Context: one part of a larger RNA
This record gives sequence, C1' cells and structure tokens, in this order.
RNA sequence: GCCGGCGACUUGUAUCUAAUGGCUGGGUUAAGAAAACGAAGCCAUAGUGAAAGCGAGCUUGAUAACAAGCGUAAUGUUAUUAGGUCAUUAGGUACAGACCCGAACCCGGAUGAUCUAACCAUGGCCAGGAUGAAGCUUAGGUAAUACUAAGUGGAGGUCCGAACUGACUGAUGUUGAAAAAUCAGCGGAUGAGUUGUGGUUAGGGGUGAAAUGCCAAUCGAAUCCGGAGCUAGCUGGUUCUCCCCGAAAUGUGUUUAGGCGCAGCGGUUGACAGAAAACUUAGGGGUAAAGCACUGUUUCGGUGCGGGCUGGUAAUUCGGUACCAAAUCGAGGCAAACUCUGAAUACUAAGUGCCCCUCAGAAUUGAGGGAGGCGUCAACUAGUAAGACUCUGGGGGAUAAGCUCCAGUGUCAAGAGGGAAACAGCCCAGACCACCGGCUAAGGCCCCAAAAUGAUGGCUAAGUGACAAAGGAAGUGGGAAGGCGGAAACAACCAGGAGGUUUGCUUAGAAGCAGCAAUCCUUAAAAGAGUGCGUAAUAGCUCACUGGUCGAGCAGUCUUGCGCCGAAAAUUAGCGGGACUAAGUCAUCUGCCGAAGCCGUGGGAUAAUUAAACCAAUUAUCGGUAGGGGAGCGUUCUGCGGUAGAGUGAAGAUUUAGCGAAAGCGGAGUUGGACGAAACAGAAGUGAGAAUGUCGGC
Repeated sequence: GCCGGCGACUUGUAUCUAAUGGCUGGGUUAAGAAAACGAAGCCAUAGUGAAAGCGAGCUUGAUAACAAGCGUAAUGUUAUUAGGUCAUUAGGUACAGACCCGAACCCGGAUGAUCUAACCAUGGCCAGGAUGAAGCUUAGGUAAUACUAAGUGGAGGUCCGAACUGACUGAUGUUGAAAAAUCAGCGGAUGAGUUGUGGUUAGGGGUGAAAUGCCAAUCGAAUCCGGAGCUAGCUGGUUCUCCCCGAAAUGUGUUUAGGCGCAGCGGUUGACAGAAAACUUAGGGGUAAAGCACUGUUUCGGUGCGGGCUGGUAAUUCGGUACCAAAUCGAGGCAAACUCUGAAUACUAAGUGCCCCUCAGAAUUGAGGGAGGCGUCAACUAGUAAGACUCUGGGGGAUAAGCUCCAGUGUCAAGAGGGAAACAGCCCAGACCACCGGCUAAGGCCCCAAAAUGAUGGCUAAGUGACAAAGGAAGUGGGAAGGCGGAAACAACCAGGAGGUUUGCUUAGAAGCAGCAAUCCUUAAAAGAGUGCGUAAUAGCUCACUGGUCGAGCAGUCUUGCGCCGAAAAUUAGCGGGACUAAGUCAUCUGCCGAAGCCGUGGGAUAAUUAAACCAAUUAUCGGUAGGGGAGCGUUCUGCGGUAGAGUGAAGAUUUAGCGAAAGCGGAGUUGGACGAAACAGAAGUGAGAAUGUCGGC
C1' cells in the first nucleotide's frame, strides 16, 4: 500500500412542540399490591392582583363614578369537532461520558540506585623507559659553620609510553555489524587514579568538581496502577436510496475576535391579506454638478489704514517712496468637515395594475372562484456569523498591489452548459429524463475546427493588426480658415545687390558682420549703416531686395483617421497554431454556424385546480453546499412458526438472463451439503472508503 472483518447521534429521567391513539358522564395513577385494588399526588375545571385578598369578575383609586388592562360567552344537537388529559412515536432542551477517537497535565498509592550520581565497607590493578628533590657518604674548603665537587639516594596531583581509563579531530556508518559503533590519529596513565564485590540515599525526593546532568535505551520533575470514558471554545472521522424546499460568511454584545448570546437570512406547520414589477400622482432631501452670497483659502490690478526705509526740523511734526501691506473695488480660481443654488437615482405614500379556471360576450370586456411565486404574523426547529472577484461611489496606501476598509450591483461560494486557446468570481445562459429533429444567445464563419476565401465604400504597408509613456518625425488619408498667384506666384537659372561711408564711439585694429549708441540721406527696377561664412583688419563668397527666362499652382498654420521611432532577458514562448496584405482595420448590409437557452416529439415527478376510486385534462414547477422536510430499500433478532419450502438439494459462494426512478428485487446454471422464507407486525449492537482508525492476510 491493497484486500477482508470490526468501527461513531445511544440509553435513562424530567420538560416543550407536533402527529397518532384511548377516555372525555374530566383524564391519569405512584410506591405497593397482583384479574378486581391502591384515590396520596399531578394536569384540567376561573380569573385577577406585586401581594394580603376578592372572585365572573379582578386591578389601578383615600372612597365612589367614569375609563383602561386582563378575564367571563365554541358549533350544536345527541352527535361531532374544538378544548382537556393520559399514553405512543418523532423532533428539541436540561442532567448524566451523551456522536466517536485523541492530549499535554493534576492528584493518590505503590515499585525502582543490577544502568547511572555520590558516599560507606572490603579487596584487586597500573609493562618498560626517563628525569634525578630532600637526606647521606667521601673529597675540597672554613677557626668552626657556610659553600663547592663527585658519588649515593630515589621524591613528584614529574616526563615518555603499553595494559587500563577517557573521548579532542577526521572518515565510514545513518532501513548501521551497533537505538552512539568501527578505522586512523588523540588525552591521562602513582593519582582529585582505576576497578570487583557488598551496602546507603527515592520522586513536592535523591545525587550532582553544576551540564537542569543522572536516578534501568524514560527526566524542567522516574516508572506502574488508580481518580479516569479527566477536560479539549481544538484537529480528524461519522456508513443505504429517491423526492421537495434551500441559506450565511452581516448587525450588536462578549477577558470577545478561528468560540458563544440575541437579531438577520433557511425549513416545516398553520392563519391572514391581496400584493410585486411597471406606470401615474404627491412628497421631503442637500449628494453629483455648479457657485463664491457665508466660512476659509488663493493669483493679478486699482485706491492705500498701518508699518519699514529715507529727507527736513530744537521740537510738536511736515515731506518722499520702484518696499511690506489691513480694508475695500475690479478680474480670475479652490474646498470631505463652505453653500446664494441644485439634479439623476434611491426612498415614502396613494391610485391603476399579474396569472389560471368557469360563465357571458364582437372585444384587450364583465361577473365569480382559485393555487402559485412574492408578502405579513404565529409556533417549532436548523445552519451561518473566516467569504472571493468584477463593475460603480468613496476612505487608507503612492488616484501601488490578485492590497486593505465601507456602500451599491452581479457572479462564484452552492451552478453544470456555450464563449474568452487553457482560465471559481468576466460575457451568454440557469442542467427533470430521452432523441442521429428545428431556431437562436454570447462568440464566430481560410485550414486545424461547425459556419461567407460573402457584398459595398474607405483606411493601413507598419506583419501595424498580435502589450506601453513622455517625447520625436516633409509617413500617409480627410477637414478648416486665412496668405501668395497669368498685373506671372513657388523652385531653378542669368543679371544686379550701389553711393555718402572705413556712420559715431570704442579699440593696436573694428572697414555691414568683437562690443556700445544711432539706424539717416542719395541714385534707383532694387539694394539692411546689413542674413550667414570669412579676414589681424581689409579683401572675398552669400542673403534680404530687384529685373529677366520659364508658365500653374505655391508656401505655411490649425485639426483629425491609420501608421513610424522611442521599445533590452533569459524555450520559438505576448495572434492558440498554421498561415494572412486580408484571413488587418473603420462603416454599412445580407446569410449561416453556434449552448444542457427556446421550440418539437415521447416519458417521469411535485403542487394545485376541474373532475372525482390517481382515470384524465389544465396551469405552474423539478441546478444545488450547510441545513430542513417527505417517501422508501436492505441487515440482525422476535411474533405468526421451526410454518410454506427443503438430500428430486436449504443457507452460503460463484457465473449470468430479466425487472424497477434508486436503494434493490429476482429466474437459471455450477458449487455447496442442512437448514429455512415471503407477507403482516414488532425491536435494534441496522448499511463504511477515508478517522497518521483497529485486527488479520498478502
């Protein structure tokens, strides 16, 4: 891992609700007793008041009246319902282990020092080598010591190094040879050494040259059993089928935030009403926008309180001002916490107003009846209270985030199908079942790949299409208004482009052309006190401007469509691919394809109506997680009953027709070799694929 077995909402008591049943001349018993009994008790039979109490009434009030609140009165006839009560069943709740498995812990009593820590008692062990303390001897030496030398001697938590003991490094090993080892090196090795045997200390404790170390592979508190099925707002798991309905991820409170309470939203049952969408009418508002009348803010200009600076005066004070600037006027802006204004929506109210059936009718009309969805209320009872994304209006952030927090919508969640290559949240569209029928939606129609190599008129030349900005550009198409132009424009070519004058100043020089100032006059068809190049300064070239040649449009500006550059990333890898000059793009048009949508044909189910034995017709409905409701299938056992059946072959096993909407039912063959139904009832150890489930097998 697979296969097979086992494996989780139970039981008791109390209480509430619903259904069913009994009784109702109220119901029912408990302990006990045992056909009968037991009459304590409980509920009901009367309410009301805080209560004493009073009572078909009571309370409020000093009293009374009035008033108000809560009560009192079912139909109706001899029966039934309502109501009551007692049971049963189902579903909640409370207390109990309370759906199952699961802690770490806490407490009690025991068992452990054969491992290990320390200690006690008594024993054992330490090859060999080296060093050479004290002391001593001899010699020298001294007055004598001291001292020196040579020997002798054999000290030491001394040295080297086996046994022994330890464990610093590396490798191997890591489902190991081994739950700590092996190999090669390494430390200590007469000592605080090491070791045998026996003993002592015990868990809120011991021991510890101290690491929270060790106390039997267990140690921030050993182990075993018990309290104990501790508790677990946590994780996991929770077993047959079909039918109907069908959420939430919000508000509020919480030692609360992954839990609960109440409300919201679901289901079931019952009651009630005639709604909803849409339209019309009537409302209130202060948002968007806008505005500047208020509150603030803000730019420029006019006037200029006051101030600064400055001049005069001995001083009071009088002047000037290209500075700042109150207030006011004019012009122009801004605002979530501004408003002289002010929508669309939304919301509220009223009116009209859905669908089906029957009858009448010419009719879209009238009358009557009715379920449904939607709604309100009540009772009982769930889940939810981690939401996600798109679009819209906002706050936070950086007008970042597949970000975060609100409000509104949709989808997913709980929704399959078609489209978006693939793609919960986007677009289309809501799957009862079947069909080798039809029509469409979004989206598409050259091939992959169903349907147009469709039509008309443009644009694009970039493979733009098939990611991107500021910015850049005689790309190209359209539009607009002016300007110049047969009195000849624009471009090109030919010619002129002069004189006063080298203007004045400056300067070494300044002559159109370093710079400053001025920028006139003349001759002219025209020619600047000069557009650029150039020179040291001149010179030289050129332009403006003019004439001629030529002969028809020209030069710019604004705006707009589609393109170009800007444009660097790790697969070819940003059209889904092939490919495409349309099979790109804009506009118009006609077809077609295309879904579980709609229609057609057949069938099923749910609810209701008509009708009435579910025969049939009509109408509406039948996606679905959490969750609620309904109807069934099967297993074991009990009653019928060891009955029907069964060696002419039971149960079980296996193979295989048939039937049913499903759980399932069931015929036959083989095997098996002795039991054993169906139907109708009853009771549960009643259904497995998951729980790091559990036991067995492989």